[in-house]
Molecule: small-subunit ribosomal RNA
Organism: anaerobic digester metagenome
RNA sequence: AGAGUUUGAUCUUGGCUCAGGAUGAACGCUGGCGGCGUGGAUAAGGCAUGCAAGUCGAAUGAGUUUAGGCUCAUGGCGAACGAGGUAGUAACACGUGGGAAUUUCCCCCGGAGUCUGGCAUAACUGGCCGAAAGGUCAGAUAAUUCCAGAUGGUCUCUAAGGAGUAAAGAUUUAUCGCUCCGGGAAAAGCCUGCGCAGUAUCAGCUAGUUGGUGGGGUAAUGGCCCACCAAGGCUAUGACGCUUAGGGGAGCUGAGAGGCUGACCCCCACCGAUGGGACUGAGACACGGCCCAUACACCUACGGGUGGCUGCAGUCGAGAAUCUUCCGCAAUGGGCGAAAGCCUGACGGAGCGACGCCGCGUGAUGGAUGAAGUUCUUAGGAACGUAAACAUCUUUUAUCAGGGAAGAACUAAAGUGACGGUACCUGAGGAAUAAGGGGCUGCAAAACUCGUGCCAGCAGCAGCGGUAAAACGAGUGCCCCAAGCGUUAUCCGGAAUUACUGGGUGUAAAGGGUGCGUAGGUGGUUUGGUUAGUCGUUUGUUAAAGCUCCCGGCCUAACCGGGAAGAUGCAAACGAAACGGUCAAACUAGAGAGAGCGAGAGGUUAGCAGAACUCAUGGUGUAGGGGUGAAAUCCGUUGAUAUCAUGGGGAAUACCGAAGGCGAAGGCAGCUAACUGGCGCUUAUUCUGACGCUCAAGCACGAAAGCGUGGGUAUCGAACGGGAUUAGAUACCCCGGUAGUCCACGCCCUAAACGAUGAUCACUAGCUUUUUGGAGUAUCGACCCUCUGAGAGGCACAGCUAACGCGUUAAGUGAUCCACCUGGGAAGUACGGCCGCAAGGCUAAAACUCAAAAGAAUAGACGGGGGCUCGCACAAGUGGUGGAUUAUGUGGUUUAAUUCGACGCUAAACGAAGAACCUCACCAAGGCUUGAAAUUCAGUUGAAAGUCGGCAGAAACGUCGACCUUCCCACAAGGACAGCUGGACAGGUGAUGCAUGGUUGUCGUCAGUUCGUGGCUUGAGUUGUUCCCUUCAGUGGGGAAACGAACGCAACCCCUGUGUCCUGUUAUACGUGUCAGGACAGACUGCCCCGCUCAGCGGGGAGGAAGCGGGGAUGACGCCAAAUCAGCAUGUCCCUUUGACGCCUUGGGCUACACACAUAAUACAAUGGUCGCUACAGAGAGACGCAAUACCGUAAGGUGGAGCAAAUCUUUAAAAGCGGCCCCAGUUCGGAAUGAGGUCUGCAACCCGACCUCAUGAAGCCGGAAUCACUAGUAAUCGCAGGUCAGCCAUACUGCGGUGAAUACGUUCUCGAGCCUUGUACUCACCGCCCGUCAAGCCAGGGGAGCCGGGAGUGCCCAAAGUUCCACUUUGCUGUGGACCUAAGGCAAGUUCGGUGACAAGGGUUAAGUCGUAACAAGGCACGGCUAGCGGAAGCUGGUCGUG
Repeated sequence: AGAGUUUGAUCUUGGCUCAGGAUGAACGCUGGCGGCGUGGAUAAGGCAUGCAAGUCGAAUGAGUUUAGGCUCAUGGCGAACGAGGUAGUAACACGUGGGAAUUUCCCCCGGAGUCUGGCAUAACUGGCCGAAAGGUCAGAUAAUUCCAGAUGGUCUCUAAGGAGUAAAGAUUUAUCGCUCCGGGAAAAGCCUGCGCAGUAUCAGCUAGUUGGUGGGGUAAUGGCCCACCAAGGCUAUGACGCUUAGGGGAGCUGAGAGGCUGACCCCCACCGAUGGGACUGAGACACGGCCCAUACACCUACGGGUGGCUGCAGUCGAGAAUCUUCCGCAAUGGGCGAAAGCCUGACGGAGCGACGCCGCGUGAUGGAUGAAGUUCUUAGGAACGUAAACAUCUUUUAUCAGGGAAGAACUAAAGUGACGGUACCUGAGGAAUAAGGGGCUGCAAAACUCGUGCCAGCAGCAGCGGUAAAACGAGUGCCCCAAGCGUUAUCCGGAAUUACUGGGUGUAAAGGGUGCGUAGGUGGUUUGGUUAGUCGUUUGUUAAAGCUCCCGGCCUAACCGGGAAGAUGCAAACGAAACGGUCAAACUAGAGAGAGCGAGAGGUUAGCAGAACUCAUGGUGUAGGGGUGAAAUCCGUUGAUAUCAUGGGGAAUACCGAAGGCGAAGGCAGCUAACUGGCGCUUAUUCUGACGCUCAAGCACGAAAGCGUGGGUAUCGAACGGGAUUAGAUACCCCGGUAGUCCACGCCCUAAACGAUGAUCACUAGCUUUUUGGAGUAUCGACCCUCUGAGAGGCACAGCUAACGCGUUAAGUGAUCCACCUGGGAAGUACGGCCGCAAGGCUAAAACUCAAAAGAAUAGACGGGGGCUCGCACAAGUGGUGGAUUAUGUGGUUUAAUUCGACGCUAAACGAAGAACCUCACCAAGGCUUGAAAUUCAGUUGAAAGUCGGCAGAAACGUCGACCUUCCCACAAGGACAGCUGGACAGGUGAUGCAUGGUUGUCGUCAGUUCGUGGCUUGAGUUGUUCCCUUCAGUGGGGAAACGAACGCAACCCCUGUGUCCUGUUAUACGUGUCAGGACAGACUGCCCCGCUCAGCGGGGAGGAAGCGGGGAUGACGCCAAAUCAGCAUGUCCCUUUGACGCCUUGGGCUACACACAUAAUACAAUGGUCGCUACAGAGAGACGCAAUACCGUAAGGUGGAGCAAAUCUUUAAAAGCGGCCCCAGUUCGGAAUGAGGUCUGCAACCCGACCUCAUGAAGCCGGAAUCACUAGUAAUCGCAGGUCAGCCAUACUGCGGUGAAUACGUUCUCGAGCCUUGUACUCACCGCCCGUCAAGCCAGGGGAGCCGGGAGUGCCCAAAGUUCCACUUUGCUGUGGACCUAAGGCAAGUUCGGUGACAAGGGUUAAGUCGUAACAAGGCACGGCUAGCGGAAGCUGGUCGUG
C1' cells in the first nucleotide's frame, strides 16, 4: 500500500466481498510447564446453609465462677465507611471552569470553663398471656442516661432599658474526657457558564406554571412550601413528547481528523424484593435499622408470626457462556479500646478455566546403502529424506532426594508467616514425561494421484461438481501458525462508501415547475474610536492510574516501582489591532430613482373581419357517393355526391412567419380601441448614498387531463356501437359517436413543468449569422461601411469532462447563498400527518431480496433501417422434378436379426469403385480360452504339426490309423525351427468425434483476412483496409497520418485452340506427316479514333487462329463443439479366471412391407415406333486377360483358337442418312409384372444373380400446390469406355466423343454475398432479448371484524403508615379523635406501544407450467412523461408535452 467481482472487450460511476488489528467472548479439534492478569455480559429472576459489624469493665448495674475471666443489660463510639450492582436517570446525573447564602462527629491550633441539686429506668425478681415470635403487670437499682438551677466572654432576640442560653466524669495523679467560642484541615450540601444519544412520521408546551409581596421551612439560597397580586415563562440555535442509555478518567482502531466502546482499576452519581414514609444521628430518609402497603416464599397449635445474597462462597432457573459452600488476619487498611486486644468473605493468599498476555520445552551433533515402507512415474526414475535406524553428547522441563528464604513490623523481652517446606540452591537417574490445528482455483503462501459424476458435497466473494475436478471425499506431498490452531459473533480499518481534513448533481443517484420574499448566511471604498471573534505572553487548573521517554526490581519478558515530559479544554491577568465585528463620519465604481428615446404573439376587457367547415331552405341535376392495402358497415331514387343562391351557428386565425420577438416559468399569433406589467439604449445629465446578493418558512402563479355550477356545442373525439383484419383483435384501418374540446366563476397543482444544466458577481483567444438601440463616416436623403450596448443562434482556442461533449448564453477559473444525492428492487409504496368535493397531491420508511443495477464509448451480429454493387438470384428462354411404373437410398413399421454411421441448405444412387458364402460388425445354434495372428521367459518333446484315409457331426472341433520323423554341430551339451504346458500378455467394427491427430463438407474461387513500424485514443480500439474513378478481383490509379509487408486475387503448372521446327515405333498412296511425342513462337490492349482528373481505365476499329480465348488443378483468416474412434492412428473408460463385447463354424439377416420422402431410369408417342440398307468417333481396357477368321445355336452362348503385354492384335458406336410399313388408337405407343424354356459365373443362384427366347401386355395420353438445372460447343439429345468385379441386381459413378439450340429489356421484387453508414436493452449474438396476468410452492411486511398484554398520563372514589396542625386528655408527644397531603387499590373515557387474527390485496422468490408479444431494429402502430376512460394480461385509445 491494495485486490476480486457488472462487459465479447473498455473507461467510468457504484455497491458487495477479502487481506490487518481488537474482545470479560463462545464453539470445534488438540493440549507439556511456569509467571502475571482475568472470569455471571443473559433473569435488578428465586434462594437452602455458613460467615460478611462490632467494640469498650479505664462510663455503669447485675448474674455466674476457685481464679484468670465470662455472660446479660444500661450507656458511649461505630454501624451513613468498607463491599456489591447499573435497574432507573437525557438530568446541574456526569465532565470542566467559576460562585455564595452554609454545616461538620472524629483530628490540629488558640481562648474560656467544668458549680449545685433532682427524677427515673433496663438487666434482675415475682405474677399473668401466647404454639411460637413475643408481650403485659408489680417491685428494687446505677451511670460519662435524663431533668432542674447557677455563671455567661460568646451567641440569639430587643422597644436598646434588658431578657434568654453550657458542662461528666474516670483515675494507678501521668493523664484521658466533657462544655462554650474563634481559626484550620478535610469532607459535605447549594447555585451557575460551557460540553453531553437518536427521532420533526413528536410543533407547539406550561397553572406552582413565570415573576412579585409577606410568611413557613432548612445547616443554607430558592415556588422548596403556603396566602395574595400580576400574566407571564419556554420553543425551529428544536421547546414538549417518544425511544435508547449510568457519566467521566480511559479502552480498541485509525497516518491523522475521526469512528466505536464504557469489562477489570480509579473518581462521581444512583439503587438495595416493589412502592410510600419518617425516626435516630454530626452525617441516612439508612443493603445485613424502623413503620405501612403490595407481590412472593417459609413456620403455625390457624389465633398469628417470620424473611429480603445487586456482601463472600454456594444452589436452582434461563442461557452459546463465566470459578472454591478454601486458608489467614502474617502484611496493607478500617471500627472500638488508654492499652493488651477483639472484629474485619475489605484485604493478603491458595484452588478451578489455554479466557488473555509473556517466557520455556518437547532434544543436540554426526549419520547414504540415499534402507524398509508409502505416494507418484514419461517405467528410466523421483519424493518423504539426515528424516529414521545407528553412534556420540546434553538434562532445560517433569520425577526423586537434601538444603531452604525475603516478605517483619510490633515489642522491654518472649513471641508471632495464611501463602509454604513455596520460590530458590545442590545432587541423582534417564532422550527419558511432552505436537497439533488450519489450508494448498484466484484474491492468497502452498499440488499431485485416486474415488465420485449438477449426485454426494464445497463456498468469505468470484465461483467449483453433468466421466480425464489442482475447488467435493480420501491418500501422499507441500504451505502457514504453534500449546495452540481454526470457526462464529461484534467493533475500527481498508471505505475519499457521509468527503472538516477529503465527494458530487447535462446523460451514471442527485437542480426545487417558476417567481416574490421573512428569519438566517454573506457583503464595495476611505478615516477615526473600540475589542466579546482573532493573535501573543504569563499564571491557575485539567486527581491518581493509563499512553510516551528515561532509570530501576523480579534470571528475561509480560508485570511492577521511581522520575520526567507532553497534549487538549476551561479560567484569570496583561498586551496587539492587520483581518472580522461594532460605533461614528464620509465617498460613488454596486444598487436604485429621474429625464429623453425604442422594440415586442407580455397581460386583461370589448368590438369588428374574411377564408374554411357544418346545418337549414330553395334551384339545377342523376345514380351513384364515401371509404380502403382490398373491402364492408354507412349515405343515396322520400333524389344523395356535385353545383348555385340565401340564411343560421360555433371554433380557429392561411399568407406575413423566420434557428425571429415577448414573458419568471407555464405560455403568448387576424384587426382595432381602452387599461396595464416588464425590458433595452443614451448622456460633457440630475438625485439617493451600500439601500446589495442569496434564500429555509411563508405567499403567489402554474400546460394538458380531471372535478363542481351554469351556458354553449361547428369540428375533432376517450368511452360506446358497427364494419374489416386476424388463430384471436377488448388494437392498429374504416363508418358513426357521448363526455370533453369553447365561455364565466370556483377547485385541482401534476408533466420528459427539459437546456434533463439553481440564482448572483467577477475574470478568461477569436470567427460568423440574426433581432433591436446609439454614435461616427458618407449621402440631398436612404442604403453601404466602421465602432459600441442589450438579446438570440452556429463554429472553435485554452481549459474541463468517464466519454459524449461544453466552450464569454461554460459543463472553464474563482466567490456567496439555496435545493438535492449516497447500490438495484421492494417504492415514490405502506403507516402517520397536512391539503383536496373527488381523482389524488405533498411529506415518506422498513422487513425481505439480489451482486449487481447503471453511464459513455468500442468491435461484431442483427433490423419487416438506408445507400452502392455482384451472383442462372430474379427476369427472358430451354429442358426437367412433383402425377405413372421400375431401380436405388432413407424414414417408419416389422423382425431372432432386419449391424453401424450420415439428418435443412452442408443426410437420403451418401461411407458402399459391386452384401448369394466370404465381406460382417447383426441374429440363432454348436464350439475354443495364452487364445485365429504378434513379442518374450521357463520347462518339456523331437516329436508334434502337416499330408492321406476311416468314424461321429451341419461344419468348426474331436478321435483313430498310415506316411513323414528336420537343420547347424554332431558323443553329449547348446543353438535354429516346430508343437505342448505354465507365466508376462493378446484380442475387441465395445463407449466417448463434446478428450484427440489426420482427413473432409459448407459459406466460396466469395474478395476478403491480417501484421510490423508510425500516428490518434485514459482505454477497448482505430488509422492503414475509409473516400473518388476503375476492375472478375483489397485489380489498378488518384487523394489521404500513414509507410511498407503477409495470407488470399492474378500469374507461375496441366489440357485445349494457331504457326514453325525436330524425331518417326505405329499409320501411310512409301512421297510424306492427317497423326503421335517434343521444342519454340504468338497476345502485350502493341496500333488507330473518341471520352474522362491525361495516371490509367472505358467505348469503338484494324490486323490476327485468338483481345482477361475455353477448361482443370489450386480453396485466405475463419464459421458450424459441422462429419468421421466403422478407413487409419490415438488418450481415457469398459469386456476378458469354468461361463467373453475376443476367436472359429453352419444357417439366417443386412434384399422384410400398410405407408412416407429423396435421387434416377423408362415412358406417355408421329421431330415418333418398327423393319431393311448404308456411313462417321473419341477416350479407355486387355495375360487368372482381350480374343479375330471359321463353325453350331432363333438368341444368350458354345466349339475353337490366329493375333496381342498393345498407335501394330482384340474390344467398338448410336442418334443421323436412304427406303418400306404403322395413321392418332391405351395403338405396331409403353414396357412393368407373370408363365414356360434356356445360357453363364460360381463349393453353392431357395431365401437372393445377370442374361436369352417364346407367350402374356399393368400403370401411364405430359403431371396440383410447389420446385430444380442451364448463358455456347452450353442446354437438350445419342451412344462408347473404365473402375469395383468369379458373377451381378450399374438405370449409379467417373470419363469420352457425335448431333447441336433458344434467351438475357433490365435490377422493382425473391434468395445469397460484398462495401459504407444508421439504430440496438442482442454478444449462446433475432432460432437473440424480454413484459404482464393466470396456476403451484415458500418468505417477509402492511390492512383487518376483533381478542390479549404493557407504558405514560387525566378525572372521580376510597385511603394505610407518617410529618405537621387542631380539639380533648395526660406526670409525660402520654392517649383518643379529627383535618391537609399521599403510596397502593377501584371506576371511567381516551392515548401510545406490542402480540395474535378469519379474510382480502399487493410485494419478493423458486432449471425446464398456461395465455399472449407490450419493449429493445422504423420491434413491424416510433417510444416515453402527466392525465382520463376502457380491457384476461402485457396494454389500447383520447388530450397535451419531451426527443432520451